[in-house]
Molecule: c-di-GMP-I riboswitch aptamer
Organism: Aquibacillus albus
Formats: sequence, C1' cells, structure tokens
RNA sequence: CUAUACAAAAGGCAAAAUUGUCGAAAGGCAAUGACGCAAAGCCAAGGGCCUAAGGGAAGCUAUGGCAGCCAGCUACUAUA
Repeated sequence: CUAUACAAAAGGCAAAAUUGUCGAAAGGCAAUGACGCAAAGCCAAGGGCCUAAGGGAAGCUAUGGCAGCCAGCUACUAUA
C1' cells in the first nucleotide's frame, strides 16, 4: 500500500416499540430500549425509494425527506 473479515482484543453504533416534541405528511430530535451492524462513520449536487403541503381539471409534481437500499469518500484491529 492492497485485499479479506473466520476468530481474538479495545471499543463503537442503535432497529422495532413506548413517551414527549417539531412537521401537512414522509420523517426528524430527545429519553427508555436493543433487532442487528466490519464501516449501522461521512455523503442528498450519482442512482433509487418515501411523502404531496403548495401547484394542477386530472394524470401527476419537491422546493420536503430517507444514509440501517446501491454507489462514492474516509477509517480501528487482526490476518495474508
């Protein structure tokens, strides 16, 4: 430097649900909680997905969201 993640060590994160709160909703934040995760770290100006307040006769539509969907960037330990 590259590849791999079976095991080990040090650790880390936190699904669903409940409560409160913000929001039109999707969803976010906090507390409890732990389904799981070798990137469950970062990234919304790549792809994809969700919602439809507003707009529209209607079909629809993002300027609103999702990073624990894929991609991209960075990284601990160990092994080769």